[in-house]
RNA sequence: UGAGUCGGCCGUGUGGCCGCGGCUGGGCUUGACCCAGUCGAGGAAGGUCGGGGCUCCAACGGUCAAAGUGCUGGCGCGAGCCAGGGCGGGGCGACCUGUCGGACCGGGCAACAGAGAAUAGACCGCCGAUGGCGGGGCCUCGGCCCCGCACAGGUAAGGCUGAAACGGUGCGGUAAGAGCGCACCAGUACCAAGGGCGACCUUGGUAGCUGGCAACCCCCACUUGGAGCAAGGUCAAGCGCAGGGCACGGGCCGACCGUCCCCGCUCUCUCGAGAGCAGCCCUCAGGUAGACCGCAUAGAUGGAUGGUCACACAGGGAGAUCCUGGCAACAGCCUCCCAGACAGAACCCCGCCUACAGGCUGACUCACCAU
Numbered sequence: 001u002g003a004g005u006c007g008g009c010c011g012u013g014u015g016g017c018c019g020c021g022g023c024u025g026g027g028c029u030u031g032a033c034c035c036a037g038u039c040g041a042g043g044a045a046g047g048u049c050g051g052g053g054c055u056c057c058a059a060c061g062g063u064c065a066a067a068g069u070g071c072u073g074g075c076g077c078g079a080g081c082c083a084g085g086g087c088g089g090g091g092c093g094a095c096c097u098g099u100c101g102g103a104c105c106g107g108g109c110a111a112c113a114g115a116g117a118a119u120a121g122a123c124c125g126c127c128g129a130u131g132g133c134g135g136g137g138c139c140u141c142g143g144c145c146c147c148g149c150a151c152a153g154g155u156a157a158g159g160c161u162g163a164a165a166c167g168g169u170g171c172g173g174u175a176a177g178a179g180c181g182c183a184c185c186a187g188u189a190c191c192a193a194g195g196g197c198g199a200c201c202u203u204g205g206u207a208g209c210u211g212g213c214a215a216c217c218c219c220c221a222c223u224u225g226g227a228g229c230a231a232g233g234u235c236a237a238g239c240g241c242a243g244g245g246c247a248c249g250g251g252c253c254g255a256c257c258g259u260c261c262c263c264g265c266u267c268u269c270u271c272g273a274g275a276g277c278a279g280c281c282c283u284c285a286g287g288u289a290g291a292c293c294g295c296a297u298a299g300a301u302g303g304a305u306g307g308u309c310a311c312a313c314a315g316g317g318a319g320a321u322c323c324u325g326g327c328a329a330c331a332g333c334c335u336c337c338c339a340g341a342c343a344g345a346a347c348c349c350c351g352c353c354u355a356c357a358g359g360c361u362g363a364c365u366c367a368c369c370a371u
Base pairs, nucleotide, nucleotide: 001367002366003365004364005363006362007361008360009359010358012312013311014310015309016308017307018306020040021039022038023037024036025035026034027033028031042342046353047352049351050350051349052348053347054228055227056226057225066224067223068222069221070220071084072083073082074081075080085100086099087098088097089096090095101219102218106217107216108213109212123159124158125155126154127153130152131151132149133148134147135146136145137144138143167185168184169183170182171181172180186210187209188207189206190205191204192203193202194201195200232293233292234291235290242283243282244281245280246279247259248258249263250262251261264277265276266275267274268273269272313340315338316337317336318335319334323332324331325330
């Protein structure tokens, strides 16, 4: 000097024109009008993860169920944060990043393919010691030896299938093979010593002990009242309930009861139904529609806070290598082009997590230059 990593902070500005929402004032031609003034998104308004306010419901205490969380230590009510550990991945590096209790409590699962998927398996291959069958040889006639077949059988080394085939390499061993035996390596379990608060690490020894799924149930440990502004509240049409008043052909009159039914009369037509004669008014509690409150110095109503132009501001790329600075790496100036992210309140607040172009800044890393 350039390129990066991690942490913190900022996250375009001014003006013109056009436009949007709330409130206040004014205007008239009262229209969801016009004019003026004023206010109008963020560091995360996002995810809705945790807590609180506010509201309603539930509620002695304990246990079970259900749901959630899961390496260790610390902090925190909690979400979560900080530091560390094991097993992986990326970068030359600073550093970044995925994952996390238990598989000897017990039960269960593994599609397809494949011979075989868990105290496995014989399809190809290998062997066929032993037994069998066939042939040959020897003999002291009891047997013994050799060759062949692959019938019984043996075999997990090799092939094949698969996400996974019961550790790996070598030597021994064998009929052929096999942790069958041994050595070394990897892992697991146990023991001992040392380190660490701990997860765990290091070293030594012992045991042939050696597959996976816990996001299947399960086991262990810990945690947990529920619902949310569509909470909830206030006012309150219409219809109906209840009370009252007036009115009213007949079913004998009155009290009373009823205003339903039947009958009668009138009208209509789809011809056995409908409408009218033959019902209107007042009061009333709860409460629906609806309105308002809840609700904020933005505000809500399916949701306004925007667009464009100019200049400025930092940024990226290309060109030019002339000029300026520097010992140099390089930077600046100049011309042209590109581009300004993530995202948008909806009851409020706090915390957490996640997204983010670019810039500033502190620490650190790598490369180059000069001395």

This is a predicted structure of a 371-nucleotide RNA (Bacterial RNase P class A) from an Acidimicrobiia bacterium.
Of the family's consensus pairs, 90% are formed in the model.
It matches the Rfam family "Bacterial RNase P class A". The family's RNA type in Rfam is ribozyme.